Predicted 3D model of a 71-nucleotide RNA (transfer RNA) from a Candidatus Doudnabacteria bacterium.
The sequence was found in a public genome assembly.
It matches the Rfam family "tRNA". The family's RNA type in Rfam is transfer RNA.
RNA sequence: GCGGGUAUGGUAUAGCGGUAUUACACCUCCUUGCCAAGGAGGAGAGACGGGUUCAAUUCCCGUUACCCGCU
Numbered sequence: 001g002c003g004g005g006u007a008u009g010g011u012a013u014a015g016c017g018g019u020a021u022u023a024c025a026c027c028u029c030c031u032u033g034c035c036a037a038g039g040a041g042g043a044g045a046g047a048c049g050g051g052u053u054c055a056a057u058u059c060c061c062g063u064u065a066c067c068c069g070c071u
Base pairs, nucleotide, nucleotide: 001070002069003068004067005066006065007064010024011023012022018054026042027041028040029039030038047063048062049061050060051059
């Protein structure tokens, strides 16, 4: 230099254009004499910039970071 892949709450993840999923962690409440375990509820997320579309995490282009391969 070229090609391919990945980027989603604090962490790990799912989602073939129509309300962004689940688990752990965190907060509140219930249960218990206390803790743990268990139950109910809650807050919290699309790397960045454009394009297409009524509508984009999803499709297209570029940038950035990381991973793999080629030279």

The source organism's lineage runs through Bacteria, Bacteria candidate phyla and Candidatus Doudnaibacteriota.
The coordinates come from a structure-prediction model, not an experiment, and the mean pLDDT is 84.